RNA sequence: UCGUGCUAGGUGGGGAGCCAGGGCUGCCCUGUAACCCGAAAUGCUCUUGAUGCGGGACUGAAUUCCUGCUCGCGGUCGUACGCCUGCCGACUCUGGGGGCCUCAAGGUUAUGAGGGUUUCAGCCUCCACGCGGCAGGUGUUUGCCAACCCCGUCAGAUCCGGAAGGAAGCAGCGGUACGUGAACCUCCCUGGGCGCCGUGGACUCGCUGGGCCUGAGCUGGAGGGUUGUCAGGGUCUAAUGGCGCGGAUCAACAGCAGGUGCGCGA
Numbered sequence: 001u002c003g004u005g006c007u008a009g010g011u012g013g014g015g016a017g018c019c020a021g022g023g024c025u026g027c028c029c030u031g032u033a034a035c036c037c038g039a040a041a042u043g044c045u046c047u048u049g050a051u052g053c054g055g056g057a058c059u060g061a062a063u064u065c066c067u068g069c070u071c072g073c074g075g076u077c078g079u080a081c082g083c084c085u086g087c088c089g090a091c092u093c094u095g096g097g098g099g100c101c102u103c104a105a106g107g108u109u110a111u112g113a114g115g116g117u118u119u120c121a122g123c124c125u126c127c128a129c130g131c132g133g134c135a136g137g138u139g140u141u142u143g144c145c146a147a148c149c150c151c152g153u154c155a156g157a158u159c160c161g162g163a164a165g166g167a168a169g170c171a172g173c174g175g176u177a178c179g180u181g182a183a184c185c186u187c188c189c190u191g192g193g194c195g196c197c198g199u200g201g202a203c204u205c206g207c208u209g210g211g212c213c214u215g216a217g218c219u220g221g222a223g224g225g226u227u228g229u230c231a232g233g234g235u236c237u238a239a240u241g242g243c244g245c246g247g248a249u250c251a252a253c254a255g256c257a258g259g260u261g262c263g264c265g266a
Stems, first nucleotide, its partner, number of pairs: 001266006009059003012030004020047005035056004065259006074250004081244004089236008098227005106219003114214004119210005125202006131195002134191004139184006150175004158167003
């Protein structure tokens, strides 16, 4: 140097997060080359160094493994600045429509406001009786209405009799009862959160009027002040989030350089 057989290693990597810490499943980024099977977030594993656990397959000392450097997709951190968003909150404007205070015009008032008064009356409310009305019932008239257990008449048929005659009696027909329809309501009965009714009574509260006591306000609200609420608009803004510019950190892919085990044979 060539050939050949092994082994180490490799068959994605990274970020945040979880964790005492390391790794993985899950989330995210990258990459197109990244093995198969099983389990795995109340997790599955490993540990003084951890670069997964269990089983299997491929590749294999090199373009593929290891180290260093360069590049830098992307992630994370924290804070300085700028911009946007604009929470809690604050201020302000406009409009609507309330409460309270004050007051103008007007109205009314000594022919008495307003207030008071177990003083009177009325109303309201309640009760009783009466009247009326409504509803129902009774009643009257009329219609329908009973296979039998209602009446009358009883075809046929049945029974008694020697006969003459007699008996019970279904259907049918007629009538009636219970029941039911309609009309009439003179009288009668029952009932009621029926009544612009009458009489009497009760009467806490409330209303109206009169009497008595007191003696100057009452009403009205244009406007003004104040307060609270609803709706809309504007400004600021500590929250939150986003973007940008710098900083730190980790870092895929890519590029460059270097390093690297054993056996056999020639």